Predicted 3D model of a 75-nucleotide RNA (transfer RNA) from an SAR202 cluster bacterium. It was read from a public genome assembly. Its Rfam family is "tRNA". Gene Ontology term of the family: triplet codon-amino acid adaptor activity. The family's RNA type in Rfam is transfer RNA. The prediction has a mean pLDDT of 80.
RNA sequence: GCCCCCGUAGCUCAGAGGAUAGAGCACUGGCCUCCGGAGCCAGAGGCGCGGGUUCGAGUCCCGCCGGGGGUACCA
Repeated sequence: GCCCCCGUAGCUCAGAGGAUAGAGCACUGGCCUCCGGAGCCAGAGGCGCGGGUUCGAGUCCCGCCGGGGGUACCA
C1' cells in the first nucleotide's frame, strides 16, 4: 500500500429502515442500617466525524478518523 472486520452510556454488549436508542455492571441521590456492605427506589450519562439515499438512518451508500486481523513490498 491492498483486503476484511469493528466503532452505540465510564466498561461489557443489544438494537429486522419505522415514533421518544436499551440491558448488565459502574457512578450519583434517597430508603434501610449503630456504621458500612447487601437489598430496594429514583436519577444522570449516547450512536467516531462529514456528506448522500429515503417520507423516515444506530441500521443502507461514499469519504475521512480510530482500533483489530490478513497479505505484499523493503536483500